[in-house]
RNA sequence: GCUCCCAUAGACUAGCGGUUAGGUCGCGGCCCUUUCAAGGCCGAAGCUGGGGUUCGAUUCCCCAUGGGAGCA
Numbered sequence: 001g002c003u004c005c006c007a008u009a010g011a012c013u014a015g016c017g018g019u020u021a022g023g024u025c026g027c028g029g030c031c032c033u034u035u036c037a038a039g040g041c042c043g044a045a046g047c048u049g050g051g052g053u054u055c056g057a058u059u060c061c062c063c064a065u066g067g068g069a070g071c072a
Base pairs, nucleotide, nucleotide: 001071002070003069004068005067006066007065010025011024012023013022018055027043028042029041030040031039048064049063050062051061052060
C1' cells in the first nucleotide's frame, strides 16, 4: 500500500428497518439472615463520529476514527 472483518453500559455479548435496545458478570438499594456469604426483588448505566437512503436506521449505503486478520 491492497483486500476483508469488527465497533452496542465498567467487562463480555444478543439484536436481518417499526423492540420499553435484551442477557450474564460487576455496581447500587431493599428483602431474607443475629451478621456475612448465598438466594430473591428492584434500579442506574449503552448503539464510535459525520453524511446519505427511507414515512421510519443500532440495523442498509458512503466517508472518517479505532481495533483485528490476510497478501505484498
Model confidence (mean pLDDT): 84 of 100. The RNA shown here (transfer RNA) has 72 nucleotides and comes from an Elusimicrobiota bacterium. Rfam family: tRNA. Its family is annotated with triplet codon-amino acid adaptor activity in the Gene Ontology.